[in-house]
């Protein structure tokens, strides 16, 4: 200098004027009035995909379904998140990716191609030991040559995502774990590790046990439902009526179902009435600085800070100056995550290549 990997941060700035809205104080003409001070969107406020808090309903108990998660250990309020580790794959590397339990419990699936696809198979091919046929030689036993009919083989070719270990030597008619060496694999033990797992450290086995569980299933663990229009308070109104359907082996509730339990009308339509305010609402698993523990996620201690709370729903507009000319985008009960969108910029750590010293 070039190429890259990972992590963190920012997301126009300053000023003036006029508005909107929360809070506190003050003033009066007591009005949704005015004045002053002060707070007023995000890293994703988004998708609403997970997890929790909170609220109400349900919750004696039993049974059956259903859903989710899925290597190990830890973190956490919890998680499908995060951290560290293991294993597998990719990359020269920094690093990145992985639904990654079980296929010797059972059932099932595998299109097309192919001879054969699950207690394997023989199309091309190889062989001619054995039997058969033909020819030759021999007195004979038999020998030699040929054919490839029976048969033997699975080395090579070919099909496929996948063809029942690989390489080599021996062996053979040709071959083959048939035998052996090495590699691989399985089982048992040993060693290390909390564990996942690792290690020819030892022995045994010629090798059986292919793939798919985001197929059923098995195993382990977890899961009640609905959501701030939750829910509560005050005030106002109140109503009864008409119609249809079901109705006691019934209806309704128990928010998957059944038993059980509770309850006695239930559901829908027409028409009528009401639809205003307050709480919930933002102080919280909160932020921040320092120190301590931990590889880390994170935890602890102390100090400091209060940082939107609207409800026809505020957070804006105009102007000036400057720059690198400004992306995606707008809170609605609150948090922790994940995912998705994003102009541009800054910082840190690391890797590879080239050159120079």
């Nucleotide at each position: 200098g070039g190429a890259g990997u990972c992590g963190g941060c920012c997301g126009g700035a300053u000023g003036a004027u006029c508005g909107c809205u929360g809070u506190g104080c003050c003033c009066c003409u007591u009005g949704c009035g005015g004045g002053c001070a002060u707070g007023g969107a995000g890293g994703a406020a988004a998708g609403u995909c997970c997890g929790g808090g909170c609220u109400c309903c349900a919750c004696a108990g039993g049974g059956c379904a259903g859903g989710g998660u899925g290597c190990c250990a830890g973190g956490u309020a919890a998680c499908g998140c995060c951290u560290g580790g293991g294993c597998g794959g990719c990359g020269c590397g920094a690093g990145c990716c992985g639904a990654c339990g079980g296929a010797a419990a059972g059932u099932g699936c595998a299109a097309c191609a192919g001879a054969g696809a699950g207690c394997a198979g023989a199309c091309c091919g190889c062989c001619g030991a054995u039997g058969g046929c033909c020819g030759g030689c021999g007195c004979a036993a038999g020998c030699c040559g040929g054919c490839a009919c029976a048969g033997g083989c699975a080395a090579g070719g070919g099909u496929g995502a996948a063809a029942g270990g690989g390489u080599g030597c021996g062996g053979u008619a040709a071959g083959a774990g048939c035998g052996c060496a090495c590699c691989g694999c399985g089982c048992a033990g040993g060693u290390g590790g909390c564990a996942a797992c690792a290690c020819g450290c030892u022995g045994c086995g010629g090798c059986a046990c292919g793939g798919c569980a985001a197929a059923c299933c098995c195993c382990a663990c977890c899961c009640g439902g609905a959501g701030c229009a939750a829910g509560g308070c005050c005030a106002a109104a109140u109503a009864g009526g008409g119609g249809u359907g079901c109705a006691a082996u019934g209806g309704u509730g128990u928010g998957g179902c059944c038993c059980g339990c509770a309850u006695c009308g239930c559901a829908c339509c027409c028409g009528g009435g009401u639809a205003g305010g307050c709480c919930g609402c933002u102080u919280g698993a909160g932020g921040u600085a320092u120190c301590c523990g931990g590889u880390g996620a994170c935890g602890g201690a102390u100090g400091c800070c209060c940082c939107a709370g609207a409800u026809g729903a505020a957070u804006g507009a105009u102007c000036a100056u400057c720059c690198u000319c400004g992306a995606c985008a707008g809170a609605a009960c609150c948090c922790g995550g994940c995912u998705u969108a994003c102009a541009g910029g800054c910082c840190g750590a690391c890797u590879c290549c080239a050159a120079a010293u």